[in-house]
RNA sequence: GGACAGGUACCCAAGUGGCCAACGGGGUCUGACUGUAAAUCAGAUGGCGUACGCCUUCGGGGGUUCGAAUCCCUCCCUGUCCA
Numbered sequence: 001g002g003a004c005a006g007g008u009a010c011c012c013a014a015g016u017g018g019c020c021a022a023c024g025g026g027g028u029c030u031g032a033c034u035g036u037a038a039a040u041c042a043g044a045u046g047g048c049g050u051a052c053g054c055c056u057u058c059g060g061g062g063g064u065u066c067g068a069a070u071c072c073c074u075c076c077c078u079g080u081c082c083a
């Protein structure tokens, strides 16, 4: 340089344009259990809020659309293969 694959929450990771603040696992926090711990079970785990709910977010920027994590353009980064 060329051809592909990928970038999503603290980590891994799923995710047909609408039912997505986003499955699931880990970690963490709280509680139950236990003499204690571990294991197990339950709940929580973007922000605000008692709650209904509101706001923001899927690598950066831009676009299409009533509506984008998802489609398009561009840039950045990572991996594999070829040279």
Stems, first nucleotide, its partner, number of pairs: 001082007010026003018066001027045006046055003059075005